SAM riboswitch aptamer (S box leader) from a marine sediment metagenome, 114 nucleotides, folded computationally. Of the family's consensus pairs, 94% are formed in the model. The coordinates come from a structure-prediction model, not an experiment, and the mean pLDDT is 84.
RNA sequence: CUCAUCGAGACCGGCAGAGGGAUAGGCCCUUUGAAGCCGGGGCAACCUGCGCGUCUAACCCACACGCAAGGUGCCAACUCCUACGACACGUGCGAUGCAUGUACGACAGAUGAG
Numbered sequence: 001c002u003c004a005u006c007g008a009g010a011c012c013g014g015c016a017g018a019g020g021g022a023u024a025g026g027c028c029c030u031u032u033g034a035a036g037c038c039g040g041g042g043c044a045a046c047c048u049g050c051g052c053g054u055c056u057a058a059c060c061c062a063c064a065c066g067c068a069a070g071g072u073g074c075c076a077a078c079u080c081c082u083a084c085g086a087c088a089c090g091u092g093c094g095a096u097g098c099a100u101g102u103a104c105g106a107c108a109g110a111u112g113a114g
Stems, first nucleotide, its partner, number of pairs: 001114006011040005019029003023083004041075003046071002048068004053063002079108001084105002088102006
């Protein structure tokens, strides 16, 4: 840089001792113990392996499904919420607009594969 996914799921113990949730704002978590390190446990199924089916003359490839769990990843809150945009819909306001909410898209981020 490209592609895919991101509303599901899954925590205990030891050391340690004040932070953590990417950034900003908000809102949370945290001395009933944060980050980090170690040990064990678990979740999931991206890659991987195997099986079966489709395809094929037959294989290979590819695709669908299933099983496993070797490589990663993950185990508060939707990626915790919002950041930017405009169409739509709802609500409020002496108002052809503004604010706000829902849904959507983009940006950013995370993870995997290349």